[in-house]
RNA sequence: GGAGUCAUAGCUCAGCGGUAGAGCGUGGGAUUGCAAAUCCUGCGGUCGCCGGUUCGAUCCCGGCUGGCUCCU
Numbered sequence: 001g002g003a004g005u006c007a008u009a010g011c012u013c014a015g016c017g018g019u020a021g022a023g024c025g026u027g028g029g030a031u032u033g034c035a036a037a038u039c040c041u042g043c044g045g046u047c048g049c050c051g052g053u054u055c056g057a058u059c060c061c062g063g064c065u066g067g068c069u070c071c072u
Base pairs, nucleotide, nucleotide: 001071002070003069004068005067006066007065010024011023012022013021018055026042027041028040029039030038048064049063050062051061052060
């Protein structure tokens, strides 16, 4: 220098154009002599950034930034 791939909640990850989800975590409650475990319920997101396409973009296209891998 070139190519591929990834970027979504505090963490690990789903989500193939039509209201953003799960597990873990965390707040509250039930249960218990206390706690753990279990159960119920809630909170938590500018979907990395800037543009484009579209009636509509986490999703498609271009660029940028960062991580990983490969080629030279």